[in-house]
RNA sequence: CUCUCGCCCGCGGGAGAGUCUGGGCCUUGACCCAGCGCCGAAGGAGCAACGACCCGGAAACUCUCAGGCACACGGACCGCGGGUGAAUA
Numbered sequence: 001c002u003c004u005c006g007c008c009c010g011c012g013g014g015a016g017a018g019u020c021u022g023g024g025c026c027u028u029g030a031c032c033c034a035g036c037g038c039c040g041a042a043g044g045a046g047c048a049a050c051g052a053c054c055c056g057g058a059a060a061c062u063c064u065c066a067g068g069c070a071c072a073c074g075g076a077c078c079g080c081g082g083g084u085g086a087a088u089a
Stems, first nucleotide, its partner, number of pairs: 002089001004086010018036001020035005025029001037069003043065001044063003050056002
């Protein structure tokens, strides 16, 4: 210096689902409260194989606690750049 992996930072991309019902107001708002419905891609939880089997144990699967259902924000994940750590040649 190059390759591989992890983490962090910056930039770019990045889906789904409510014009629902009732009520509230010096504020009439894409607002607040209650109800019903819905989404899966922050986070969280669950487990098959398997193992040393009262336990441990993956995901984009399942759940929907949290979150979300105009835009924005957020956003798993992907790409590029930088930093850092580990390991190998």